This record gives sequence, structure tokens and C1' cells, in this order.
RNA sequence: GCCCCCAUAGCUCAACGGAUCAGAGCACGAGCCUUCUAAGCUUGGGAUCCAGGUUCGAUUCCUGGUGGGGGCA
Repeated sequence: GCCCCCAUAGCUCAACGGAUCAGAGCACGAGCCUUCUAAGCUUGGGAUCCAGGUUCGAUUCCUGGUGGGGGCA
């Protein structure tokens, strides 16, 4: 220098062919239970790497960038 893959919540992952409230587990807050703690139950808050484009509508498609991983030279 070229090519490929990845980027979603504090962490690990879903979201299948573009429209469904973007969900789950763990973690965190509150409540219940318990003498207290832990465990258990209920409940709450929290996310689409950035900038454009296509589209009535984008996490999803296209372009560029950033970061990470891999391959070739």
C1' cells in the first nucleotide's frame, strides 16, 4: 500500500428479507421477602462508532472516515 471481517446498554450477545416499543443475560437503582446479609421475586433507568447518501421509512442498503482484528506484499 491492497483485500476481508467487526463496531448495538457498564460487560457479553440478539435484532432473520428495511417498518413490530431495538430485546436477553450479567451488572446498577428501587420495592417485596429475611432479625441482617446473600439467594429468590417484582419493577425501573440505560445503547445503535462518526459524517453524508438512497428511501415514505435505515441498527439493517451505498459512500467516505475513525477504531479493532486477520490476510497478501